[in-house]
RNA sequence: GGCGCAUGGGGCAAACCCGCCGAAAGGCGGGGACGCAAAGCUACGAGUCUAACGCCGCGAAGGCCAUGACGGUUGAGCUGCCGCCU
Numbered sequence: 001g002g003c004g005c006a007u008g009g010g011g012c013a014a015a016c017c018c019g020c021c022g023a024a025a026g027g028c029g030g031g032g033a034c035g036c037a038a039a040g041c042u043a044c045g046a047g048u049c050u051a052a053c054g055c056c057g058c059g060a061a062g063g064c065c066a067u068g069a070c071g072g073u074u075g076a077g078c079u080g081c082c083g084c085c086u
Base pairs, nucleotide, nucleotide: 001085002084003083004082011036012035016031017030018029019028020027021026034072040078041077042076044075045074046073047070048069049068054064055063056062
């Protein structure tokens, strides 16, 4: 530097359930494991979700909007255990 077929010790934790926070998306904690070699970190690019506030509207209809959210959608950046190859 490359790789994850194979070792040891481990790590994380989807759905779902409970509690709390939030307008919502979603988050945090506990239980739980579908999976993950970066499922560690960063919303910078793309994407997706929500629509409180605001705007449009005759409107308690309906629509638009991220400043909100997702890193377990993905690109990129940063960091890193073990082993194998060189």